Predicted 3D model of RNase P RNA and transfer RNA as a complex of 427 nucleotides. The prediction has a mean pLDDT of 77. It holds a member of the Rfam family "Bacterial RNase P class A". By type it is a ribozyme.

[in-house]
RNA sequence: GGAGUUGGCCAAGCAAUCGCCGCCUAAUGUAUUAGGGGGAGGAAAGUCCGGGCUCCAUAGGGCAGGGUGCCAGGUAAUACCUGGGCGGUGUGAACCGACGACCAGUGCAACAGAGAGCAAACCGCCGAUGGCUGCUUGGCAGCACAGGUAAGGGUGAAAGGGUGCGGUAAGAGCGCACCGCGCGACUGGUAACAGUUCGUGGCACGGUAAACUCCACCCGGAGCAAGGCCAAAUAGGAACUCAUUGGCGCGGCCCGCGUUGAGUUCGGGUAGGCUGCUUGACAGUUAAGGCGACUUAACUGCUAGACGAAUGAUUGCUCACGACAGAACCCGGCUUAUCGGCCAACUCCAACU
RNA sequence: GCGCUCGUAGCUCAACUGGAUAGAGUACCUGGCUACGAACCAGGCGGUUGGAGGUUCGAGUCCUCCCGAGCGCG
Numbered sequence: 001g002g003a004g005u006u007g008g009c010c011a012a013g014c015a016a017u018c019g020c021c022g023c024c025u026a027a028u029g030u031a032u033u034a035g036g037g038g039g040a041g042g043a044a045a046g047u048c049c050g051g052g053c054u055c056c057a058u059a060g061g062g063c064a065g066g067g068u069g070c071c072a073g074g075u076a077a078u079a080c081c082u083g084g085g086c087g088g089u090g091u092g093a094a095c096c097g098a099c100g101a102c103c104a105g106u107g108c109a110a111c112a113g114a115g116a117g118c119a120a121a122c123c124g125c126c127g128a129u130g131g132c133u134g135c136u137u138g139g140c141a142g143c144a145c146a147g148g149u150a151a152g153g154g155u156g157a158a159a160g161g162g163u164g165c166g167g168u169a170a171g172a173g174c175g176c177a178c179c180g181c182g183c184g185a186c187u188g189g190u191a192a193c194a195g196u197u198c199g200u201g202g203c204a205c206g207g208u209a210a211a212c213u214c215c216a217c218c219c220g221g222a223g224c225a226a227g228g229c230c231a232a233a234u235a236g237g238a239a240c241u242c243a244u245u246g247g248c249g250c251g252g253c254c255c256g257c258g259u260u261g262a263g264u265u266c267g268g269g270u271a272g273g274c275u276g277c278u279u280g281a282c283a284g285u286u287a288a289g290g291c292g293a294c295u296u297a298a299c300u301g302c303u304a305g306a307c308g309a310a311u312g313a314u315u316g317c318u319c320a321c322g323a324c325a326g327a328a329c330c331c332g333g334c335u336u337a338u339c340g341g342c343c344a345a346c347u348c349c350a351a352c353u
Numbered sequence: 354g355c356g357c358u359c360g361u362a363g364c365u366c367a368a369c370u371g372g373a374u375a376g377a378g379u380a381c382c383u384g385g386c387u388a389c390g391a392a393c394c395a396g397g398c399g400g401u402u403g404g405a406g407g408u409u410c411g412a413g414u415c416c417u418c419c420c421g422a423g424c425g426c427g
Base pairs, nucleotide, nucleotide: 001349002348003347004346005345006344007343008342009341010340012318013317014316015315016314017313018312020039021038023036024035025034026033027032028031041324045335046334048333049332050331051330052329053223054222055221056220060255061254062253063252065219066218067217068216069215070084071083072082073081074080085099086097087096088095089094100214101213105212106211107208108207122153123152124149125148126147129146130145131143132142133141134140135139161179162178163177164176165175166174180203181201182200183199184198185197186195187194188193227275228274229273230272237266238265239264240263241262242261246260247259248258249257282301283300284299285298286297287296288295289294319322354426355425356424357423358422359421360420363379364378365377366376372410381397382396383395384394385393403419404418405417406416407415
């Protein structure tokens, strides 16, 4: 200098004027004026997870259903995060992984192929042994009939360890050496797991669980139109149906708990307001503990709160000419969209010292 | 706010328990028939199965994330 990896931060800037939505103070004519101060995001988004809060029972028992899935920790909790293990990718910094169990059971594998699940003989090889034929009748040669053979060819995504030597009629873990694999022990580690350790078994126990399933753990339901307070009106009307082994709360079912008529149709009445609502598992700084996620303590700060729903417009200047995009009960994550810029650590290549 | 379903040729629909070139009708094109046209007969064209990624030997089908459309409840 070039190429890259990871983590973090910013999201055009400044000024003036006029508006919009809350808050505080003062004044009065009580809804206006004056002054002060505040006003979208890293994703406010998708609603994919997890919680808080509220009501139903204090959220209970069982079945069904759903979810998660290497190990340990963090947390209010998680499918998130951190650290580690194993596997894979990359020269590397690093990155990715739905990563329990097919020696509990059941299922699936089209086409091709001889054979596809307690394997199989199409080509090939052999034919030692038995059989048949021939002869120079000692035996040898031939045939490839019985049969043997998974080393080679071929099919397939997948054909039941690999290489070498021995062995054999030809072959084959049939035997042996090395490598690999299973099981057990030992050692290290909290564990997952690892080991140039020891013993043992000739050796599959094949693939698939984002197939049913099994194992372990977790999950009650509804959602701020939750819920609470104030208040107006009223008809506690009519018809039908069901009924205490019932109906409703209760939502798939049963038990259980609470409550006492319930449902449908017709007709009639009506008026809405306040709250929940933004001080919070909050943010920043410092110190301590921890590899880290994070936790604890002290100090400081207040940073939108609407409900036909605010955050805009104009002008001036500057530049690298400006992306994705707009809160609606709140918070922690994940995912997706995003013009560009800055900082830190690290890696690779080239050159120079 | 909560929940559910769907997306396949230009159009309307198939595709079984995941199995091999995704198939019909219609539309379009070519040829035949006819004096000509329609109808009819024969042949052909036309698909990244909404997009991306994963599981599997193999994905329209199974899983995850996006995009679009529709429906229900409060």